[in-house]
Molecule: transfer RNA
Organism: Candidatus Sungiibacteriota bacterium
RNA sequence: GCGUGUGUAGCUCAGUGGUAGAGCGCCACUCUUAUAAAGUGGAUGUCCCAGGUUCGAUCCCUGGCACACGCA
Numbered sequence: 001g002c003g004u005g006u007g008u009a010g011c012u013c014a015g016u017g018g019u020a021g022a023g024c025g026c027c028a029c030u031c032u033u034a035u036a037a038a039g040u041g042g043a044u045g046u047c048c049c050a051g052g053u054u055c056g057a058u059c060c061c062u063g064g065c066a067c068a069c070g071c072a
Stems, first nucleotide, its partner, number of pairs: 001071007010024004018055001026042005048064005
């Protein structure tokens, strides 16, 4: 330099056009002498960035950035 893939909550990941979710974690409460476990409730997102298509984009298209792998 070229190609392919990935980028979504604190972490690991779903979500393939119509209000963004799960598990773990975090906070509060219940329970307990206390902690843990268990149960109930709650908070947290510029969906990497910028354009385009569309009535509507996390999702499709183009460019860029970062990372991983391959080729040279």